[in-house]
Context: one part of a larger RNA
RNA sequence: GAUGAACGCUAGCGGCAGGCUUAAUACAUGCAAGUCGAGGGGCAGCAUGAGUAGCAAUACUUGAUGGCGACCGGCAAACGGGUGCGGAACACGUACGCAACCUUCCUUUAAGUGGAGAAUAGCCCGGGGAAACCCGGAUUAAUACUCCGUAACAUUGUAAAGUGGCAUCACUUUACAAUUAUAGAUUUAUCGCUUAAAGAUGGGCGUGCGCCUGAUUAGGCAGUUGGCGGGGUAACGGCCCACCAAACCUACGAUCAGUAACUGGCGUGAGAGCGCGACCAGUCACACGGGCACUGAGACACGGGCCCGACUCCUACGGGAGGCAGCAGUAAGGAAUAUUGGUCAAUGGACGCAAGUCUGAACCAGCCAUGCCGCGUGGAGGAUGAAGGUCCUCUGGAUUGUAAACUUCUUUUAUUUGGGAAGAAAUGUGAUUAUUCUUUAUCACUUGACGGUACCAGAUGAAUAAGCACCGGCUAACUCCGUGCCAGCAGCCGCGGUAAUACGGAGGGUGCAAGCGUUAUCC
Numbered sequence: 001g002a003u004g005a006a007c008g009c010u011a012g013c014g015g016c017a018g019g020c021u022u023a024a025u026a027c028a029u030g031c032a033a034g035u036c037g038a039g040g041g042g043c044a045g046c047a048u049g050a051g052u053a054g055c056a057a058u059a060c061u062u063g064a065u066g067g068c069g070a071c072c073g074g075c076a077a078a079c080g081g082g083u084g085c086g087g088a089a090c091a092c093g094u095a096c097g098c099a100a101c102c103u104u105c106c107u108u109u110a111a112g113u114g115g116a117g118a119a120u121a122g123c124c125c126g127g128g129g130a131a132a133c134c135c136g137g138a139u140u141a142a143u144a145c146u147c148c149g150u151a152a153c154a155u156u157g158u159a160a161a162g163u164g165g166c167a168u169c170a171c172u173u174u175a176c177a178a179u180u181a182u183a184g185a186u187u188u189a190u191c192g193c194u195u196a197a198a199g200a201u202g203g204g205c206g207u208g209c210g211c212c213u214g215a216u217u218a219g220g221c222a223g224u225u226g227g228c229g230g231g232g233u234a235a236c237g238g239c240c241c242a243c244c245a246a247a248c249c250u251a252c253g254a255u256c257a258g259u260a261a262c263u264g265g266c267g268u269g270a271g272a273g274c275g276c277g278a279c280c281a282g283u284c285a286c287a288c289g290g291g292c293a294c295u296g297a298g299a300c301a302c303g304g305g306c307c308c309g310a311c312u313c314c315u316a317c318g319g320g321a322g323g324c325a326g327c328a329g330u331a332a333g334g335a336a337u338a339u340u341g342g343u344c345a346a347u348g349g350a351c352g353c354a355a356g357u358c359u360g361a362a363c364c365a366g367c368c369a370u371g372c373c374g375c376g377u378g379g380a381g382g383a384u385g386a387a388g389g390u391c392c393u394c395u396g397g398a399u400u401g402u403a404a405a406c407u408u409c410u411u412u413u414a415u416u417u418g419g420g421a422a423g424a425a426a427u428g429u430g431a432u433u434a435u436u437c438u439u440u441a442u443c444a445c446u447u448g449a450c451g452g453u454a455c456c457a458g459a460u461g462a463a464u465a466a467g468c469a470c471c472g473g474c475u476a477a478c479u480c481c482g483u484g485c486c487a488g489c490a491g492c493c494g495c496g497g498u499a500a501u502a503c504g505g506a507g508g509g510u511g512c513a514a515g516c517g518u519u520a521u522c523c
Base pairs, nucleotide, nucleotide: 001522002521003520005519006518007517008516009515012375013374014373015372016371017370018368019367020333025331026330027329029328030327031326034075035074036073039072040071042068043067046066047065048064049062050061051060052059053058082286083285084284092210093209094208095207096206097205098204101203102202106199107198108197109196110195111194112193113192114148115147116146117145124137125136126135127134128133154179155178156177157176158175159174160173161172162171163170164169184191185190186189212258213257214256219249220248224246225245226244227243229241230240231239261283262282263281264280265276266275267274268273288309289308290307291306292305311322312321313320314319339365341364342363343362347361348359349358350357351356378409379408380407381406388400389399390398391397392396414460415459416458417457418456419455423450426447428445429444430443431442432441434439467512468511469510470509471508472493473492474491478507479506480505481504482503488495489494
């Protein structure tokens, strides 16, 4: 000098940041991933209309309309958010490579969107179960599923030519053959769907170099190292398998053991370096412990599935349910770390043609002197140098001290009264104009959690606001009293045994200041 700090004493305000470093311990409760009716059959509930009954209140019927619970279907749920367990590794950083690869959505370009069929949720009926839920029957739709047709610059094969490469070969062109596609909706020109080419984005894989400590760890390794052939993958590869060879790593530290997420960076230092990796950003790993695959463009999937295990809960004892290292919150642990808050207004994300819905991402507010920065606790004048305190050479003087009183001024802050934003140059709705709609332009209206907040103006009145540590030397700051090697202090040297500037108190002083000290850790 520094800190994600803690503790003691103290405490006026604001801005900006930060806030479980320990138990990756266990979790009550609520919320954190939905959306689309312009894909579909439908219609439980709500609203409207219509009809029937009734004098009326009202009751009943009806998908007709707005809409929509549950269901089928699509997309999203692999993002966003959390944590740092594991891992010394191509995990990370950096530089290259893939003649060995994939890529939903998005952009551009080209082509297509013809015909047919069988089911199944839901609804209905019946049954089982305490529940979770399950079984059977009948019936029905689709952008769900299947088949046929058509088809290439796609895929595969054959043939030929050319270009290129270190090589297995790669690329381009041409010809022939075979194979492979689709889905519609409505407001009728838009949104989709299928195939192909290219781009963009995101990923996968590989290699060189860098990457902590220990030799009181010296040898290690059998899928081990390589080959051939196959399997598998989006793809190369012992990734896996059969066979063959006996290799491969290692004192430039293999193997083993310990520790650890890595980096940009952060702290310190003149630098070299040393220490750290909270917050923010990139990458990785994990989601009660372990394993596995399914779906999908993408996962071996935090709020999906299956199995084993530990734990907790429900049970009618037959059987079931669960996973906060999401946001709050609880218990425990600990020196120690916050609210079971508001809003989708902005930014961003998912879905949707859109309106919009969802969003504990995010933006805000609350708590905490945890830190940094800023402001204030008054300014000017004022000597009977007041009183009181302390000290001394004690009728007196010194000091506290211009300090106070007193006079006058100001009003940051405080209290109070009134006004009051930007953040929306965006979004949405409506109208008009230009070509028919889409779209563009103009005009009008609408939308703010924060928040009646920031900010501005007026009024009142010095009014509402100072502590902490130290004073032997290092080290800025000295006297008196008490104590008497006691009580005590102490970072080091060391103080204290009767005149202690070192203990305790007081007066005075010094240093910092809404903080000041102590402890811990790093340079």
This is a predicted structure of a 523-nucleotide part of an RNA (small-subunit ribosomal RNA, 5' domain) from an uncultured bacterium.